[in-house]
RNA sequence: CAGCUUAAAGAGCAACCUCGUUGGAAGCGGGGACGCAAAUCCACCGACCUAACGGUAUCCAAGCCAACGCUAACGAAGUUGCCGGC
Numbered sequence: 001c002a003g004c005u006u007a008a009a010g011a012g013c014a015a016c017c018u019c020g021u022u023g024g025a026a027g028c029g030g031g032g033a034c035g036c037a038a039a040u041c042c043a044c045c046g047a048c049c050u051a052a053c054g055g056u057a058u059c060c061a062a063g064c065c066a067a068c069g070c071u072a073a074c075g076a077a078g079u080u081g082c083c084g085g086c
Base pairs, nucleotide, nucleotide: 003086004085005084012036013035016032017031018030019029020028021027022026041078045075046074047071049069054065055064056063
């Protein structure tokens, strides 16, 4: 330096529930803690979700189309990082 791994120790994050708040999805903040060796960061790629705005339809609706939105704890790529072991 690179790859694989991680008992212990010291740290980190926080599923889901709940309270408050903005919202279309979802996000943000507080509490508890399912778990995670990157569950650090990042929306370029694939995938999921939503359809507020927009288009279409209709007497009006319902409905249909569609990311510019969303999810980094869906996957991959990239990126940064602690202790120890091989």
This is a predicted structure of an 86-nucleotide RNA (c-di-GMP-I riboswitch aptamer) from a Betaproteobacteria bacterium.
The coordinates come from a structure-prediction model, not an experiment, and the mean pLDDT is 85.
Lineage of the source: Bacteria > Pseudomonadati > Pseudomonadota > Betaproteobacteria.